[in-house]
Molecule: transfer RNA
Organism: uncultured Aeromonadales bacterium
RNA sequence: GGGGGAAUAGCUCAGCUGGUAGAGCGUAUGCUUCGCAUGCAUAAGGUGGCCGGUUCGACUCCGGUUUCCUCCA
Numbered sequence: 001g002g003g004g005g006a007a008u009a010g011c012u013c014a015g016c017u018g019g020u021a022g023a024g025c026g027u028a029u030g031c032u033u034c035g036c037a038u039g040c041a042u043a044a045g046g047u048g049g050c051c052g053g054u055u056c057g058a059c060u061c062c063g064g065u066u067u068c069c070u071c072c073a
Base pairs, nucleotide, nucleotide: 001072002071003070004069005068006067007066010025011024012023013022019056027043028042029041030040031039049065050064051063052062053061
């Protein structure tokens, strides 16, 4: 320098032939207990790496760019 892949909740990750984003763990609150743990219920938490384009509508398609992984030279 070139090819490929990854970037989504605090962490690990899913999802979608384009139609208002979820799980597990964690956190908070309540119930349960003399108290803790376990269990159960509820809730909070996301400009989807960044910029732009296409579209009525973009996490999803297209272009550029940043970081990381990998292969080639």